[in-house]
RNA sequence: AGAGUUUGAUCCUGGCUCAGAAUGAACGCUGGCGGCAUGGAUUAGGCAUGCAAGUCGAACGGUAAGGCCCUUCGGGGUACACGAGUGGCGAAAGGGUGAGUAACGCGUGAGCAAUCUGCCCCAAGGUUGGGAAUAGCCCCGGGAAACUGGGAUUAAUACCCGAUGUGGUGGUUCUGUUAUGCAGAAUCUACUAAAGAUUUAUUGCCUUGGGAUGAGCUCGCGUCCUAUUAGCUUGUUGGUGAGGUAACGGCUCACCAAGGCGACGACAGGUAGCUGGUCUGAGAGGAUGGUCAGCCACACUGGGACUGAGACACUGCCCAGACUCCUACGGGAGGCUGCAGUCGAGAAUCUUCCGCAAUGCGCGAAAGCGUGACGGAGCAAUGCCGCGUGAAGGACGAAGGCCUUCGGGUCGUAAACUUCUGUCACCCGGGAUGAAUAAUGACAGUACCGGGGGAGGAAGCCACGGCUAACUACGUGCCAGCAGCCGCGGUAAUACGUAGGUGGCGAGCGUUAUUCGGAUUUAUUGGGCGUAAAGGGUUCGUAGGGGGUUUGGUCAGUUUGGUGUGAAAUCUCGAGGCUCAACUUCGGAACUGCACUGAAUACUGCCAGACUUGAGGACGGGAGAGGAGAGCGGAAUUCCUGGUGUAGCGGUGGAAUGCGUACAUAUCAGGAGGAACAUCGACGGCGAAGGCAGCUCUCUGGACCGUACCUGACCCUGAGGAACGAAAGCUGGGGGAGCAAACAGGAUUAGAUACCCUGGUAGUCCCAGCCGUAAACGUUGUACACUCGGUGUCGGGGGAUUUGACCCCCUCGGUGCCCAAGCUAACGCGUUAAGUGUACCGCCUGGGGAGUACGGCCGCAAGGCUAAAACUCAAAGGAAUUGACGGGGGCCCGCACAAGCGGUGGAGCAUGUGGCUUAAUUCGACGCGAAGAACCUUACCUGGGCUUGACAUAUAUUGGACAGCCUGUGAAAGCAGGUUUCUCUUCGGAGUCGAUAUACAGGUGCUGCAUGGCUGUCGUCAGCUCGUGCCGUGAGGUGUUCGGUUAAGUCCGGCAACGAGCGCAACCCGUGUCAUUAGUUACCAGCGAGUAAUGUCGGGGACUCUAGUGAGACUGCCCGUGUUAAGCGGGAGGAAGGCGCGGACGACGUCAAGUCAGUAUGGCCCUUACGCCCAGGGCUGCACACGUGCUACAAUGGUCGGCACAAUGGGAAGCAAUACUGUGAAGUGGAGCAAAUCCCCAAAACCGGCCCCAGUUCGGAUAGUAGUCUGCAACUCGACUACUUGAAGUCGGAAUCGCUAGUAAAGGCGUAUCAGCAACGGCGCCUUGAAUACGUUCCCGGGCCUUGUACACACCGCCCGUCACAUCAUGGAAGCUGAUUGCACCCGAAGUCGUUGACCCAACUUUUUACGAAGAGGGAGGCGCCGAAGGUGUGCUUAGUAACUGGGAUGAAGUCGGAACAAGGUA
Repeated sequence: AGAGUUUGAUCCUGGCUCAGAAUGAACGCUGGCGGCAUGGAUUAGGCAUGCAAGUCGAACGGUAAGGCCCUUCGGGGUACACGAGUGGCGAAAGGGUGAGUAACGCGUGAGCAAUCUGCCCCAAGGUUGGGAAUAGCCCCGGGAAACUGGGAUUAAUACCCGAUGUGGUGGUUCUGUUAUGCAGAAUCUACUAAAGAUUUAUUGCCUUGGGAUGAGCUCGCGUCCUAUUAGCUUGUUGGUGAGGUAACGGCUCACCAAGGCGACGACAGGUAGCUGGUCUGAGAGGAUGGUCAGCCACACUGGGACUGAGACACUGCCCAGACUCCUACGGGAGGCUGCAGUCGAGAAUCUUCCGCAAUGCGCGAAAGCGUGACGGAGCAAUGCCGCGUGAAGGACGAAGGCCUUCGGGUCGUAAACUUCUGUCACCCGGGAUGAAUAAUGACAGUACCGGGGGAGGAAGCCACGGCUAACUACGUGCCAGCAGCCGCGGUAAUACGUAGGUGGCGAGCGUUAUUCGGAUUUAUUGGGCGUAAAGGGUUCGUAGGGGGUUUGGUCAGUUUGGUGUGAAAUCUCGAGGCUCAACUUCGGAACUGCACUGAAUACUGCCAGACUUGAGGACGGGAGAGGAGAGCGGAAUUCCUGGUGUAGCGGUGGAAUGCGUACAUAUCAGGAGGAACAUCGACGGCGAAGGCAGCUCUCUGGACCGUACCUGACCCUGAGGAACGAAAGCUGGGGGAGCAAACAGGAUUAGAUACCCUGGUAGUCCCAGCCGUAAACGUUGUACACUCGGUGUCGGGGGAUUUGACCCCCUCGGUGCCCAAGCUAACGCGUUAAGUGUACCGCCUGGGGAGUACGGCCGCAAGGCUAAAACUCAAAGGAAUUGACGGGGGCCCGCACAAGCGGUGGAGCAUGUGGCUUAAUUCGACGCGAAGAACCUUACCUGGGCUUGACAUAUAUUGGACAGCCUGUGAAAGCAGGUUUCUCUUCGGAGUCGAUAUACAGGUGCUGCAUGGCUGUCGUCAGCUCGUGCCGUGAGGUGUUCGGUUAAGUCCGGCAACGAGCGCAACCCGUGUCAUUAGUUACCAGCGAGUAAUGUCGGGGACUCUAGUGAGACUGCCCGUGUUAAGCGGGAGGAAGGCGCGGACGACGUCAAGUCAGUAUGGCCCUUACGCCCAGGGCUGCACACGUGCUACAAUGGUCGGCACAAUGGGAAGCAAUACUGUGAAGUGGAGCAAAUCCCCAAAACCGGCCCCAGUUCGGAUAGUAGUCUGCAACUCGACUACUUGAAGUCGGAAUCGCUAGUAAAGGCGUAUCAGCAACGGCGCCUUGAAUACGUUCCCGGGCCUUGUACACACCGCCCGUCACAUCAUGGAAGCUGAUUGCACCCGAAGUCGUUGACCCAACUUUUUACGAAGAGGGAGGCGCCGAAGGUGUGCUUAGUAACUGGGAUGAAGUCGGAACAAGGUA
């Protein structure tokens, strides 16, 4: 410090996810030792048991128990002491928890002149005289118990009264002061103290002052979320008086006034103890508040007071409530949020331990006692830190595992083995510091030290596709499973499971949860808003924020120095102590803060004054669809009346509905009415925006220019607020010509609730009032300033010039276009900024859910404004790029269309495919493998057989054969048997064949989606790329685009490109002309010979031809055109002319195209069978559908007869002549020929006859009979022949195919395969031999450029909505159930306060008749105010639930349509 993930790729925006650190953690696997820490986070749920606050005899009366002594045995004495009791102090500390609390609760800093303070310290003074009780003890009672009543007696440092008054308190006066009640002084009077104990020294007590400590109160500032909480408040705010308190105060009360708080967030709701700190972070921040420390609050829940220095009191009291326990049923007892422990709930949190030895606290004079505070130990890997599980040597690189290309590699010096060591653990011995201090040590016989033995007792967890370090094998086969994100798994998974190996960490390792970080992803540091999310529809304006030049003052902000504080711990730096570290001790720094104070005065603020440039005013001008009202005008549509006139009009892609003989449309004249204002008109003007258009008048707003006369900062922005605000819509009243939602009809269509047509109502118009929204858009808030230019246009001014004007120059304001710098992700913006700055406002923070629900406000309604969550996805998006696509555009090509010729689709037959059938109808392909299925082929089926095999190699053993022949059986294969019997030799053996055995063979079994090779297709289309350079952030572009041209990316010109490669073309083959060479088997002109005839023969080398070598054609020449080019048009010459014609030749790539069944080949599968052999069958099966062909339907024909002309090819298990036989297929027979020699070889055409338009002398299917040929064999299932039979068919619907010249069409011939043949197919050959092309609008396919795109699996794309089903969360809902809380009323405990009588009372006073009475004072009781819990009623808020219901999200292949993306087919 970053990384992964949107795309075919790119840049950007933006979310999601990961790597880090941390934790009071939990869970899984594993687990040796020690040190130091930490350990009920959930139910502030309930608790058994034990302990957690006592102490003092030096306050007191005393003596229950123990010791000692005495004893009459009843008891007594004594000291040490002391149960219970009175009294004092403590119990308000320490310890626990975080429920409540949003508060002066906490933090920080101040204040109290408004306060208190036991114990402690200092100082002054005092400590006197009396009195009456009471517990205990004793006696008598009540009660189950808890407990309690009565009587008698008694002490005190318990209680009461009096004296004294240094003093204190109150009153009056004065002085000082920081001025409420402070400090000091004077004065008078009133009130006000005490306790002794033990013993000779202390201690206690009382009053007062001071200190210290602690506490109380007040104030400034800081302290979470929600505005879908906006108004709150009646003791409320203030005053006067009184009460109350330690003390101020509405703290309480009476009266008076009507205030107080709030957008700087009151009130309400939710959540929460606060802090020092802790975690994270570079920091700023964010999160958090466990342990330790400070403060607060609480103690079963609620209320209350008492005592006291201090409490409204954790282990005190009273009352109410809930719960638990005891009970004799009458009553009682209790409060672990103390330490242990238990139950419950929970993912989850320990011992019912030891000790007061240390530290501290309470009491005591002290000894001491108490102390679950504390010190320790125990449990838990919960965390941090340290140590160990051995070290060195050791290669045959052992065994074994795993992998393997079978060679090896790896685990791996790892092990074994050798030599050592001894940490930890274990055994034995010694043995602390902690105790300052004589005694006293829980920890602890611990730490530590010494000795001993022995490698022994001590390693796991996670990961290994990328992010992210680490890879192979097997298993599995979209299954099982993994997954933090992207994503893996459908038979070769580095992603699942296991193994080996490797990586990481290590007594731990992973997972989960949570926090911060990364995230500059809430942006103060440090983001944005034209198109990605985001500028409010516009203006005015309140609060607020910001603000021109200058002078003086002030010093609030600001800067700087000082003082106080900022607890300790923590963090950090430097030292020190535990062997180190963790841990801990000491010192420093720091604690960025707050308060006070001194100084400075630049800037900001404030106060006072001045200025003119910001702003405004005045005066003078002109421009304008700016606004409101009134009036006027013409054109057009429609309607009405009348005239002319006749059969149609209207409408559309084409039609129909509609109108019209009751006279329409058309046309002329007149009239009515409403709405809108052509041309001018603009790229123009005005307005804040919405918006504004005939003309005139009236009223009225704003802007601009000029002058520089006035005011003197009056300014900018603007949360709330107010006003305006298109269209549609709403209310009431008018109006209504045209247009036109809804609606109706006609079309279109599969449908058509649409698009088109005919009608047509609201509405559109006016008046009054609502609504308040728009893609209200420049998708760009307002204002000001600054920053190169060019060119239009609107309004004004000036200059120059002119007679005057125009042109021209300058300038202010508006409105456009193009561009610089700069900015921007890019597109683009660019003085009218999206540049550079300032001020203020509004808004954004992933997509969907959703601008929705609920709540509130507004509205008559429609609806508007404000505005979530659950849930769900890993994207959604912007700009640009390359392709592909478009029922986008431009240019161009092709038998693509058109123009023609002939077919197919109808018939019969052949053949192929589908389907069906079958034991099998083998398989693939879907434009065929098949250049030949009767057996074979053959892969399929049935049946019969074989098992090292039909075929290959090797080894071992064995034999001499094998082959052949014979016999039996059988359908054959095979099986069984018989017979004959190897070769070579260096004698070792080798070769060959068979048998047995083992390795193995074999497979047309699967996967063409694991592959090689080959092939098809787009397409013989003209394209596809590279190097360097240049442009762009980049994908990429340029080149290859552009202007011409071409069949062509063919060539030329231009150009940030210059070159190059694969393609095109050419080179190759055939063909067309000529020359030359050669001349047999080909040829025969001339010469000769010969025949009935024939190059038959001699011969010839002329010709044809054969096959070698050359020539020829190149836009070379001429004219025109074109850019002087490439080229094009025409012409000449030429056999051939612009590629002469035909072939071979197929770029980068596409289709997971085809082929595992040609062969090869990875993997998988079968192995007495999925291998091999054989016989028979099947591949030919037939209701049917489709494709490809053949033959036809006839007279351009058929038939009969005559007669003529080819080429390519083939031929020995072959082609076969002549001849003969047969109607014929063919047979007999065989000359010749391994071929320019011999053989196989034409038909249409032409000539003549007949047929005469018919299902025929057309057509030949089908069928019968008889034959021929091939073959082992023609039944399933061959071809051909003859005779007979003579079907459908009379030119073929929608639709569709081929062909541009020696082509189509027609005619035959050859040939591969092959015994024969299904061939009517394929590949070739020749013969005869046309028609047509205006042209590129349209159909199809293709090329280039451009454009749009939401496509990229690329339009066979993408994608929307309803419906149906399932799941999930959520809204509404009659209601039902709970929780918090307000208000009103009822009841009213305890208790304080007040009040009170005919009740009770020792101290003091008075009095008397002195065992009394009265008084003062007190108490029980009664009453009153307040008052917890409870009750009743009625609301608010909130949670849960609910028949039914609404939309939403998700889901594999569902249904219906086809809305969007291209002009998406109606933008």
Small-subunit ribosomal RNA from a metagenome, 1467 nucleotides, folded computationally. It matches the Rfam family "Bacterial small subunit ribosomal RNA". The coordinates come from a structure-prediction model, not an experiment, and the mean pLDDT is 83. The RNAcentral record of the sequence draws on SILVA.